The RNA shown here (transfer RNA) has 74 nucleotides and comes from a Nanobdellota archaeon. Its Rfam family is "tRNA". Rfam links the family to the GO term triplet codon-amino acid adaptor activity. Rfam classes the family as a transfer RNA.

[in-house]
RNA sequence: GGGCGGCUAGCUCAGCUGGUUAGAGCACUUCGUUUACACCGAAGGGGUCCGGGGUUCGAAUCCUCGGCCGCCCA
Numbered sequence: 001g002g003g004c005g006g007c008u009a010g011c012u013c014a015g016c017u018g019g020u021u022a023g024a025g026c027a028c029u030u031c032g033u034u035u036a037c038a039c040c041g042a043a044g045g046g047g048u049c050c051g052g053g054g055u056u057c058g059a060a061u062c063c064u065c066g067g068c069c070g071c072c073c074a
Stems, first nucleotide, its partner, number of pairs: 001073007010026004019057001028044005050066005
C1' cells in the first nucleotide's frame, strides 16, 4: 500500500428484508432467604448504537468520509 471482518449497556454478544418501546446473558443495586457469606428467588437502574455528512416520511440497519481493533496479501 491492497483486501476482508468488527465497533450496540461495565463485560461478552444478538438485532432477520430500514418501521413500532433498542434486547439477552453475566456483572451492579435493593429486597427475600441465612447467624453471616455464597447459592437461589423477586424487583430495579444503566446505552440517543465509534464520529461527521448524505439518502428517506422514517437509519443501529443503506451510501459516503474519517477513527480505532483484528486477520490475510504485498

It was read from a public genome assembly.